[in-house]
RNA sequence: GGUCCCAUCGUCUAGAGGCCUAGGACAGUAGGUUUUCAGCCUUCUAACCGGGGUUCGAAUCCCCGUGGGAUCA
Numbered sequence: 001g002g003u004c005c006c007a008u009c010g011u012c013u014a015g016a017g018g019c020c021u022a023g024g025a026c027a028g029u030a031g032g033u034u035u036u037c038a039g040c041c042u043u044c045u046a047a048c049c050g051g052g053g054u055u056c057g058a059a060u061c062c063c064c065g066u067g068g069g070a071u072c073a
Stems, first nucleotide, its partner, number of pairs: 001072007010026004018056001028044001030042004049065005
């Protein structure tokens, strides 16, 4: 340098054009239970890498960029 893949809460991840005010697990906050802790139950907080395009409508499709990875040279 060529080709291909990936990017979503603090972490891991679901999503495949409208059902999403983006769901789940772990972690965290608050409360309940318990003499206390752990465990269990309830509650709350928290995310779509950046820009542009397509569309009535984009986390989702397309383009460019950024970062990461695989492979060829």
Predicted 3D model of a 73-nucleotide RNA (transfer RNA) from a Candidatus Roizmanbacteria bacterium.
It matches the Rfam family "tRNA".
Model confidence (mean pLDDT): 81 of 100.